[in-house]
């Protein structure tokens, strides 16, 4: 903005215009006909209360279900009865005048009706009165009063009147009035059902009832006057919050839970609030009035409007459609009808929003194409997939054909019936024909062409079907839960491949399910959340044994209802399906009614005694209350004795004491508590109760009979009691003792310990009302193996007996069966099996907090949340680990000893610093004289500079090269590498004699990397630890993790062995087997040895000779707790002894279990991945790894007399040696030089062993100790000793006089001390390392303590395992919340004031 409610001229009066035709005309126009009795408007009738929309309100008789209405109405419709008489006055339209901008009026005048009014009639309706009857103004009768009406249209002339025909007549029909009944619809009432909050517990004054009246269609406080004081509520009133209800829908096995779109029924609403009018019906979505908010118009005076109708617009939002076609069908309104109206409805449009169906091709096709991805480089995979070949033709496109939805109404043809005077007009039935399609270019069918136009989305770590590559590197990101990502990510991103769905696929949001996780079906409460602290007891719930009655619950069948649709079943229609349709098909588990049954429950009646209670007789007891009383102890006071301390502690101090304490004796005072008895003993509901006596008093138990006759159990509310502490008032106060003070302890010590000390503890009265008030276990009853104690009572037996034995009732404990339990455990005192009642729980934190309420003097108590936050919190048990837990036991672990380090100087390693570089690694023990068993160059990895680029080195391909490879010389530049040039010598292997190989040069693949990652790895190694452990099979136990074995009693160095044992065996470790040393024997006898014999020398196994000895190096023997004694358990074993070279592992070595430390090493080597490629590779020169304020580790030498120095004399072992060791000799003070015998070494050499011993000297000092440092002069190695070698001589002569805290090694041929050799190596920074021998001690009471370890046990909130875990504050930033002077909005209650429209009443005026 358009449309969605009008219609009837057959109710009524009036009645145009445009156009057009004709006539006239002064050409401006006028008139007449037609348009047309049409349009539009008015009066009147019916409709507008239906249909359509929405869910704001409503927790209600609103809805659902079943009833009631004898307490009611009902237009139109159906049916019955009766009627419709005679009159009257207006009014709109219209006309005129007039107000207003408009909307809209005002006045005057005219007129009609199926409009309005009066009258007549009405046995039916109805008011009243009387009579009658009744429970009832319930029925009946009589009287009296009241109230009706309208005509229209068609036809006809039988009757009547005028009389062609018409009507006031007749007839048909549509209406009209009164009334009975029906149908339909509606009103009202009632039973039952219908969300959350009790942190809403009391609500109510028209409230509850009555009487009279009013009002309504009708009951009723619905309204009113008066009277009474009621009514509702724990079975939840009142209040607050939320919500339309139902059929149904979604889910679920069901019971349930959630929900109320579409369709259907009911209700409510129509801008917000209020109100009535009209009407059959409304308090009315497209009516009226008032108030309000908003929008619009305005001449500012005043007006207009209500899409929660259909479209559409704006706004809001994550988001939701066309301002379409048609009344053809179905339905509705009006009309006699034609017909009109109908955004109801039928259709179409938009949206994959949902459901259903279909297509995007089918068959064949291996060179397994190309390409992609991947690869172990062979291949694999996408994949018959594609191409190619042969076909098909759905959908879409084009062309042609083409239904059903339509039958009525009406008209028409023909026939029949009805009414009538009638063959008319009507009406009814049958019949013929005609007319009507929005959808619609419809569905459907045929033809044409052509594989042509038609596949996506999510996912691929597990749950959960589906795996690889690359990129990224705790970044970027993913994520439903667990969790992925820090350089090899199936988890991120991409790709290839795969999986699942498919015109869809994912995501988000929501509901139910799984969830037995609110448990009715169907859970729990000892320790996981959960038993009220404990009694009494109201309501309620539950309740013993017979009999009888009733029939409420219960059961059975019957009847009514349980709308339709939907769900389910059968049939049918669209080609199928979705969808639609048919069916007195099922079902709707409900409610109501009546009939029946009576076991159980219940009501009622009458009984019983087994439950419960009472009486009688006994009995135990720290049961309670009150009064009195006793002794011990503590403290204080008085007095005596007495003197210097007491007291207290781990040790002290504060404190007390010469003003006389403590101690001790005597006397006195006061308060509190009651030793022994005393006991898993007793009593009590619990809290709790303890000297003795008396009084009062509660409960229990036992026994016997008697009595009552179910009187019982539990227990929401309520109420009593209720430890300690605390509070109030008044007493009391000895001891003890919060607070407080002082002293100690300590880093501190607002604590633990000590000295004091006030509230309090005690009494009386009154509060508080909580505790780990615990058996963490509510009460009652019944049932279900036992054994052993103990307390009280009874009976029996035996007896001198309090002893003892048996049975029994009541209590109180331990163990244990079945059973239960997650396990631990419980187990007739249940946590077993059942019944009844109550209380309580529903993840952790927030929090037993906040707010509210109740209680309290206060402290506080009871009741008791949420926001927010976490992915757990928790129970029981298991294995470890740990403990300033326990037990047992080892180790140079401590202790006992000896010697060191830490102090000094130097050496060496490390940190740090420095530097161009000071290459790298090692980091507590278990890095630091470590990798390095040799850094001047080299090494060398670092730095600076100079060079090379298939490279210093390997393999392959292709091409080239022939005095080539290789050797060697010279020249130039240079630090060298290298670059450039020249000369000389000069090859090899195979051969079929062609050539090939090798070499060299070039090319391409590649080489190379001490670049990164030891947290990607192999290997190797360190460490716990040479500690005695670590496991497995089978069996057994446990739901399981796991346990057992492996624990226990002994013993050992040992999980070594013995015994025991639900374990029996076994493996890896231990031990032994191997090597060296110690004794003996055999064999062998040189280079070794030399007793005897012989020879020789100054001397020497020097020579002959010998194997006896030593020795060498091969093989044996020997030692096994074997023997004896003792101990032990008769065992294992231990102690002692004998013999023996050696004795209980003879000494030493090698040997290192399962594992731990992401231990160490990518720089030994190997290796995945990554990175560099004219450099992070390679070559070279020089430098650096050697720096030096410092700090640390490991060592050497010392500080001296057990010593230094000088001289003399003696004794080893094990090694090394040919680019080597090197003797004798000679030279040098010496390092060394020269020279070279001998020796590849039991032969020669290095090689002197040193300490020791003998003699001398020094004499306590910075020295004749000590040797650093420095100067000078040398030697040696080496291409080369400047940076940066070792050694020698002379000179110099530092610190240091035994080392703080702390700390290391060692238990016997050990420590200590003395020297010797070797490897590496040109030399050497070696005082290091590895080995060798010489001399050669001390000490161990013992296991309390420190450290480490083993076994058993215990606790645990630890498991990255105590270097664990974890609490609180603070700092910074961020987020959220709260407070806040105030300001402001909303809701509710109550009181009062003003008060619109409207309705009712009164009154006045008018008709």
């Nucleotide at each position: 903005u358009g449309c969605a409610a009008g219609u009837c001229g057959a109710g009524c009066g009036a009645g145009a215009a445009c156009g057009u035709u004709c006539u006239c005309u002064u050409c401006g126009g006028a008139g007449a006909g037609u348009u047309a009795g049409u349009a539009g408007a008015g009066c009147g009738g019916c409709g507008c209360a239906c249909g359509g929309g929405u869910g704001a309100g409503u927790a209600a008789c609103g809805c659902g279900u079943g009833g009631a209405u004898a307490a009611u109405c009902u237009c139109c419709c159906c049916u019955g009865g009766a009627g419709a008489u005679c009159g009257g006055g207006a009014u709109a339209a219209c006309a005129g005048u007039u107000g207003g901008a408009a909307a809209c009026g005002a006045c005057u005048g005219c007129u009609a009706a199926u409009a309005c009014c009066g009258u007549a009639u009405a046995c039916a309706c109805u008011g009243c009165a009387u009579a009658u009857u009744u429970a009832a103004c319930u029925u009946u009768a009589u009287g009296u009063g009241g109230a009706a009406a309208a005509g229209g249209u068609g036809g006809c002339c039988u009757c009547u009147a005028u009389u062609u025909a018409u009507a006031a007549g007749c007839u048909a029909u549509c209406g009209c009035u009164c009334u009975g009944g029906g149908a339909u619809g509606a009103g009202u009432c009632c039973g039952c059902g219908u969300c959350u909050c009790a942190u809403u517990a009391g609500a109510u004054u028209g409230u509850u009832g009555g009487u009279g009246g009013g009002g309504u269609a009708a009951u009723g406080g619905c309204c009113u006057a008066c009277c009474a004081a009621g009514u509702c509520u724990a079975c939840g009133a009142u209040g607050a919050g939320u919500a339309g209800c139902a059929g149904g829908u979604c889910u679920g096995a069901g019971a349930g839970g959630a929900u109320g779109a579409u369709c259907u029924g009911c209700c409510a609403c129509a801008c917000u609030g209020g109100g009535a009018c009209u009407g059959a019906a409304a308090c009315a979505c497209g009516g009226c009035c008032c108030a309000g908010a908003c929008u619009c118009c305005u001449a500012c005076g005043g007006g207009a409007g209500g899409c929660a109708g259909c479209a559409g617009u704006g706004g809001g939002g994550a988001a939701u459609a066309u301002u379409g076609c048609g009344c053809a069908a179905u339905g509705g309104g009006g009309g006699a009808a034609a017909c009109c109206c109908u955004g109801a409805c039928g259709c179409a449009g938009c949206g994959a929003c949902g459901c259903c169906g279909c297509g995007u091709g089918u068959a064949u096709g291996a060179a397994g194409a190309a390409g992609g991805c991947u690869u172990u480089c062979g291949g694999g995979u996408c994949g018959u997939a594609a191409a190619g070949u042969a076909c098909u033709g759905u959908c879409a496109a084009g062309a042609g054909g083409g239904a059903a939805g339509a039958a009525a109404c009406u008209g028409u043809u023909a026939g029949g019936g009805u009414a009538u005077a009638a063959u008319a007009c009507g009406c009814c039935c049958u019949u013929u024909c005609a007319c009507u399609g929005a959808c619609g270019g419809u569905a459907c069918c045929u033809c044409u062409a052509g594989a042509g136009g038609a596949a996506g989305c999510a996912c691929c770590g597990g749950c959960u079907a589906a795996c690889u590559c690359c990129g990224u590197g705790c970044c970027a990101g993913c994520a439903g839960c667990c969790g992925c990502g820090g350089u090899a990510a199936u988890a991120c991103g991409g790709a290839g491949g795969g999986u699942g769905c498919a015109a869809g696929c994912g995501u988000u949001a929501a509901u139910c399910g799984g969830a037995a996780u609110c448990a009715c079906u169907g859970g729990g409460c000892g320790u996981a959340a959960a038993g009220c602290g404990u009694g009494c007891g109201u309501a309620g719930g539950c309740g013993g044994c017979g009999c009888a009655u009733c029939a409420a619950g219960u059961c059975a069948g019957a009847c009514g209802u349980g709308a339709a649709a939907g769900c389910c079943c059968u049939c049918g229609g669209c080609u199928c399906a979705a969808c639609c349709c048919c069916g007195u098909g099922u079902a709707c588990u409900g409610c109501a009614u009546g009939c029946g049954a009576u076991a159980c429950u219940g009501c009622c009646c009458g009984g019983c005694u087994a439950g419960a209670g009472a009486a009688a007789g006994g009995u135990a007891g720290a049961g309670g209350c009150g009064a009195g009383u006793g002794g011990a102890a503590u403290u204080c006071c008085c007095g005596g004795u007495g003197u210097a301390g007491c007291g207290g502690u781990g040790g002290a101090a504060u404190g007390c004491g010469u003003a006389g304490a403590u101690a001790u004796c005597g006397g006195g005072a006061a308060g509190a508590a009651c030793a022994c008895c005393u006991g898993u003993g007793g009593c009590g509901a619990a809290g709790g109760c303890g000297g003795c006596u008396c009084g009062c008093u509660g409960g229990g138990c036992c026994u016997u009979u008697u009595c009552u006759g179910a009187c019982g159990c539990u227990g929401a509310a309520g109420u009593g009691c209720g430890a300690a502490a605390g509070c109030g008032u008044g007493g009391g106060g000895a001891g003890c003792a919060a607070a407080c003070a002082g002293g100690a302890u300590u880093a501190g010590a607002u604590a633990c310990c000590c000295u004091g000390g006030u509230a309090g503890u005690c009494c009386a009265c009154g509060c508080c009302g909580u505790a780990a008030a615990c058996g963490a276990u509510g009460g009652g009853c019944a049932c279900u193996a036992g054994g052993c104690g103990u307390u009280g009572g009874g009976a029996g037996g035996a007896u001198u007996g309090a002893c003892c034995c048996u049975c029994u009732c009541a209590g109180u404990g331990c163990c244990g069966u079945a059973g239960c339990u997650a396990a631990c455990g419980c187990g007739u005192u249940a946590a077993g099996u059942g019944c009844c009642c109550c209380g309580c729980c529903u993840g952790g934190g927030g929090a037993g907090u906040a707010c509210g309420g109740c209680c309290g003097c206060a402290a506080g108590g009871c009741u008791g949340a949420a926001a927010c936050u976490c992915a757990a919190a928790g129970g029981a048990a298991u294995u470890g680990a740990c403990g300033g837990g326990g037990g047992c036991c080892c180790g140079c672990a401590c202790a006992a000893g000896c010697g060191g380090u830490g102090g000094a100087g130097c050496a060496u390693g490390u940190g740090g610093u420095u530097u161009a570089a000071u290459u790298c690694g090692a980091a507590g023990c278990a890095a630091c004289g470590c990798g390095a068993a040799g850094a001047a160059c080299c090494u060398u990895a670092c730095c600076u500079g100079g060079g090379c680029u298939u490279g210093a080195c390997a393999u392959g391909u292709c091409g080239g090269u022939a005095g080539u490879a290789c050797u060697u010389c010279c020249c130039u530049g240079g630090a060298a590498a290298c670059a450039g040039g020249g000369g000389a010598g000069g090859a090899c292997c195979c051969u079929u004699c062609g050539g090939g190989g090798a070499g060299c040069c070039g090319u391409c693949a590649c080489a190379g990397g001490u670049g990164c990652u030891g947290c990607a790895u192999g290997g190797c190694u360190g460490u716990c630890g040479u500690c005695a452990g670590c496991u497995c099979g089978u069996g057994u136990c446990g739901u399981g993790a796991g346990a057992u074995g492996u624990u226990g009693g002994g013993u050992u160095a040992a999980g070594u062995c013995c015994c025991g044992c639900a374990a029996c065996g076994a493996g890896c470790g231990c031990a032994a087997c191997c090597c060296c040393c110690g004794c003996c024997c055999g064999u062998a006898g040189u280079u070794g040895c030399u007793a005897a014999c012989g020879g020789g020398u100054c001397a020497u196994g020097c020579c002959g000779a010998g194997g006896a000895c030593u020795c060498u190096a091969c093989g044996g023997g020997g030692a096994c707790u074997g023997c004896c004694g003792g101990u032990g358990a008769u065992a294992a074993a231990c102690c002692g002894g004998a013999g023996g070279a050696a004795g209980g592992u003879g000494g030493g070595g090698a040997u290192g279990a399962c594992g731990u430390c992401a231990a160490g090493u990518c720089a030994u080597c190997a290796u995945g991945g990554c990175c560099c490629u004219u450099a992070u590779g390679c070559c070279c020169a020089g430098g650096g790894c050697g720096a030096c304020a410092c700090a640390c580790g490991u060592g050497c030498u010392a500080c001296a007399a057990u010593g230094g120095c000088c001289g003399g004399u003696a004794c080893a072992g094990a090694g090394g040696g040919c680019a080597g060791c090197a003797a004798u000799g000679c030279c040098g003070c010496g390092a060394g030089g020269u020279g070279g015998a001998g020796c590849g070494a039991a032969u020669c050499c290095c090689a002197a062993a040193a300490a020791a011993c003998c003699g001398g000297u020094c004499u306590a000092a910075g020295u004749u100790c000590g040797g650093a440092u420095u100067g000078c002069a040398g030697u040696c190695u080496g291409c080369a000793a400047c940076u940066c070698g070792a050694c020698u001589g002379c000179a110099u002569g530092a610190a240091g006089c035994u080392g703080g805290a702390a700390u290391c090694g060692c238990u016997a041929g050990u420590a200590a001390u003395c020297g010797u050799g070797g490897g590496u190596c040109a030399g050497c920074c070696a005082u290091a390392c590895c080995a060798c021998g010489g001399u050669g001690a001390a000490u161990a009471c013992g296991u309390u303590c420190c450290c480490g370890g083993g076994c058993c046990u215990u606790g645990u909130a630890c498991a990255c395992a105590c270097c664990g875990c974890c609490c609180g504050u603070c700092a910074a930033g961020c987020g959220a919340u709260g407070g806040a002077a105030g300001c402001u909005g909303g809701g509710g209650g109550u009181g009062c004031c003003c008060g619109a429209a409207g309705c009712c009443g009164g009154u006045g005026g008018c008709c």